Context: one part of a larger RNA
Molecule: large-subunit ribosomal RNA, domain VI
Organism: Thermoplasmata archaeon
RNA sequence: UGCUGGGUGUCUGAAGGGAAAGAGCCUUUAGUACGAGAGGAACAGGGCUCUGUGGCCUCUAGUCUACCUGUUGUCCGAUAGGGCAUCGCAGGGCAGCCACGCCGCAAUGGAUAAGAGCUGAAAGCAUCUAAGCUCGAAGCCAACCCCGAAAAGAGACACCCCAAGACACUCAUAGAAGAUGAGCUUGAUAGAACGGGGGUGUAAGCACCGAGGUCCGCCGAGGUGUUCAGCCCGCCGUCACUAACAGUCUAAG
Numbered sequence: 001u002g003c004u005g006g007g008u009g010u011c012u013g014a015a016g017g018g019a020a021a022g023a024g025c026c027u028u029u030a031g032u033a034c035g036a037g038a039g040g041a042a043c044a045g046g047g048c049u050c051u052g053u054g055g056c057c058u059c060u061a062g063u064c065u066a067c068c069u070g071u072u073g074u075c076c077g078a079u080a081g082g083g084c085a086u087c088g089c090a091g092g093g094c095a096g097c098c099a100c101g102c103c104g105c106a107a108u109g110g111a112u113a114a115g116a117g118c119u120g121a122a123a124g125c126a127u128c129u130a131a132g133c134u135c136g137a138a139g140c141c142a143a144c145c146c147c148g149a150a151a152a153g154a155g156a157c158a159c160c161c162c163a164a165g166a167c168a169c170u171c172a173u174a175g176a177a178g179a180u181g182a183g184c185u186u187g188a189u190a191g192a193a194c195g196g197g198g199g200u201g202u203a204a205g206c207a208c209c210g211a212g213g214u215c216c217g218c219c220g221a222g223g224u225g226u227u228c229a230g231c232c233c234g235c236c237g238u239c240a241c242u243a244a245c246a247g248u249c250u251a252a253g
Base pairs, nucleotide, nucleotide: 005161006160007159008158009157010156011155016146017145018144021051022050023049024048025047026046027045028044034039052105053104054103055102056101060099062097063096067092068091069090070089071088072085073084074083075082076081094234108142109141110140115135116134117133118132164250165249166248167247169183170182171181172180189243190242191241193238194237195236196235197233198232199231200230205226206225207224208223209222212219213218
């Protein structure tokens, strides 16, 4: 831009895409059928594994330059608290992301190929074929997943008709930009606060103990108690305290 009034929502499903599956082992059948014996199946069913592929994060593992702790050198006069040194190094680690972790990739139907047949003439017989009919594959078409009214045969249904949409603003289950989704005071959208849950591992200050040192006044690494503390959280809630205010634009017969 078109679909011939504009719009919102829910659908239909033409066409298109997919490889989403491939293989192995064990076992029941069964020491059965078969076979003199030796030996020794299959149809059908069950379990497991490998490769590939799709999804997920409860568990396990990794990462975690959010976070917590220890510690070295140096600087901020000392303490406390920090800066820099690959995140200084080291020990942990939620969410998120992930595999080494978890869950799927099933059943079935239709038309067929080679092939197996039925009936059956040409050709009094015979013949699966000439007419007709029944089967038959990991293959084909469906089934399954994705996409899909720009499918020009441009679809359907419901509702609205000053309706509706967009910008702006607060955001994330979204994200390169657009887009998508949630919200905009008739409000829990984000932040703060509080509660829960979680990470680290017991803060500072004070009190006591303290190897020893001492100029005899005190100093002192460290330990114990206060203290499951302190610090922190991308999670879950509660709550209008803060900010979604004020506004702008498009718009059909």